[in-house]
RNA sequence: GCGGGCGUAAUUCAGCGGUAGAAUGCAACCUUCCCAAGGUUGACGUCGAGGGUUCGAUUCCCUUCGCCCGCU
Numbered sequence: 001g002c003g004g005g006c007g008u009a010a011u012u013c014a015g016c017g018g019u020a021g022a023a024u025g026c027a028a029c030c031u032u033c034c035c036a037a038g039g040u041u042g043a044c045g046u047c048g049a050g051g052g053u054u055c056g057a058u059u060c061c062c063u064u065c066g067c068c069c070g071c072u
Stems, first nucleotide, its partner, number of pairs: 001071007010024004018055001026042005048064005
């Protein structure tokens, strides 16, 4: 330099055009003599960034940034 994959909550991931979700973790409460386990509720996201298409984009297209892999 060329090609491919990934980027979404604190972490690991799902979501492939129509309200952004799960698990773990975190906080409070319930339960318990206490801890653990369990239960209920809650907080946390400029969906890597910019632009385009569309009535509508996490999703499709272009550019770009970071990481990984292959080729040279």